[in-house]
RNA sequence: AAUAGAUAAAGGCACCCCGAGUGAAAACUCGGUUCGCAAAGCCACAGGGUCUACCGUCCCGUUGAAAGGGGGCCAUGACAGCCGUGCUGCCGCA
Numbered sequence: 001a002a003u004a005g006a007u008a009a010a011g012g013c014a015c016c017c018c019g020a021g022u023g024a025a026a027a028c029u030c031g032g033u034u035c036g037c038a039a040a041g042c043c044a045c046a047g048g049g050u051c052u053a054c055c056g057u058c059c060c061g062u063u064g065a066a067a068g069g070g071g072g073c074c075a076u077g078a079c080a081g082c083c084g085u086g087c088u089g090c091c092g093c094a
Base pairs, nucleotide, nucleotide: 003094005091012037013036017032018031019030020029021028022027035081041087042086045084047083048082049079050078051077056073057072058071059070060069
């Protein structure tokens, strides 16, 4: 230095749940908590996947006509703690 990740050390992150806030929702932020994590650090990518559907659109239905109501589709909204790609990085047994 590379490979690889130790029942090592130091330091780090923080699921679920609870409280407060934002949002139509998914979800996110802060605090507590600590399930786990060697990239659980960053990026939402003309890669895959998942979640949501305010708006839009189509249908049903109501109606004189509509609105309100019900359902389908839709990412332009999210997830990096689903996987892959890209960028960066601590330690040092073997």

Annotation:
c-di-GMP-I riboswitch aptamer from Sulfobacillus sp. hq2, 94 nucleotides, folded computationally. NCBI's taxonomy places the organism under Bacteria, Bacillati, Bacillota, Eubacteriales, Sulfobacillus. Of the family's consensus pairs, 95% are formed in the model. The coordinates come from a structure-prediction model, not an experiment, and the mean pLDDT is 83.